[in-house]
Context: one part of a larger RNA
Molecule: small-subunit ribosomal RNA, central domain
Organism: uncultured Oscillatoriales cyanobacterium
């Protein structure tokens, strides 16, 4: 390298913007880059092929001819492909009416709980566990009320519901805002797909500076269990979990399934939205787009599966994969405050 490939065997980047570069709708036209096609040079002999000669065959050797496929020159063709001009409106965008939403920032406000402090009732217990102990209580705990006071999350509604690229997002309100999605058909007229590199977000823990600390709870100390017990089980309990500003850039960052666009039976349920058709109404009832779940024809798949949200059937574009271990390790380099991340090997060995 041609080939085969990536749910689950190796293998889809964690997601998205977008550069360059591939790749692209329908018409008419015009050149003729690529394509196709004719001739002509030219591509040393030798080999090789074909058709024949020569050594008793044959290897060998002589001889004649003829072919891909390459590069140039010149003639021609116009389907497609690029290229120029016109032009269209099915992709793609904007307008305009409409909607549904835990999307995002910041801000205000809220009850329940939960420990604390203060008071009053009130006494010998509480608390934990498989059983107990440590622990907490006559210095009045636990119970129980009245009042303060922090911090952190927001029962029920809560749903194979929504939303959002992804990672997330749930008490209420208001201010700012992002995208989506239906109807319509006014407008722009291929402006699009994908995207090496490059940027941007990006859960948890973790780090840097100040705050903030109610519960929780690595570290850590004790009680317990045990043959031990640096663990599971209890008692405390730091950093952390909280908020700002930065900073790490990884996750079973999963649907372990990159992204567009077009075809290909069905059925049952939701979500949102338009339209019919009824209605006294929340509805129902049908039929479209657009989500979302299940079950399935055809295909597919090694199976188990998936099946119009495909893993079928095709086109186009990135990324990735090539036996197991060594090893996501070693050097280098780059980022970084560090932890460490990114790229990423060999020897050896099975």
């Nucleotide at each position: 390298u041609u080939g085969g490939g990536c749910g689950u065997a190796a293998a889809g980047c964690g997601u998205c913007c977008g550069u360059a570069g591939g790749u692209g709708g329908u018409u008419a036209u015009u050149g003729a880059a690529g394509u196709c096609u004719u001739u002509a040079g030219u591509u040393a002999a030798a080999g090789g092929u074909u058709g024949g000669g020569g050594c008793u065959u044959a290897a060998c050797u002589c001889c004649a001819a003829a072919u891909a496929g390459g590069c140039u020159a010149a003639g021609g063709a116009a389907a497609c492909u690029g290229a120029g001009u016109a032009a269209c409106u099915a992709g793609a965008g904007u307008g305009c009416g409409g909607u549904a939403g835990g999307g995002g920032u910041a801000g205000a406000g809220g009850g329940a709980a939960u420990u604390c402090c203060u008071g009053g009732u009130g006494u010998a217990g509480c608390g934990g566990u498989g059983a107990a102990a440590u622990g907490c209580g006559u210095a009045g705990a636990u119970a129980u009320c009245a009042g303060g006071a922090a911090g952190a999350a927001c029962a029920c509604c809560a749903g194979u519901g929504g939303c959002g690229a992804a990672g997330g997002c749930g008490c209420u309100c208001u201010a700012c805002u992002g995208g989506g999605c239906c109807g319509u058909a006014a407008c722009u007229g291929a402006c699009a797909c994908u995207g090496a590199g490059g940027g941007a977000c990006g859960a948890a823990a973790g780090c840097u500076a100040g705050g903030g600390g109610a519960g929780c709870g690595a570290a850590a100390g004790g009680g317990a269990u045990u043959a031990g017990a640096u663990a599971c089980c209890c008692c405390u309990g730091u950093a952390g979990u909280c908020c700002u500003a930065g900073c790490u850039g990884u996750a079973a960052a999963c649907g372990a399934u990159g992204g567009a666009u077009a075809c290909u039976a069905g059925g049952u349920g939701u979500u949102g939205u338009u339209c019919g058709u009824a209605u006294c109404g929340a509805c129902c009832c049908g039929a479209g787009c657009a989500g979302u779940a299940c079950c399935g024809a055809a295909g597919c798949u090694a199976a188990c599966g998936c099946g119009u949200u495909a893993a079928g059937u095709a086109u186009c574009c990135c990324g990735c994969c090539u036996g197991g271990g060594g090893a996501g390790u070693a050097c280098g380099c780059a980022c970084g405050c560090a932890a460490g991340u990114g790229u990423g090997a060999a020897a050896c060995u099975c």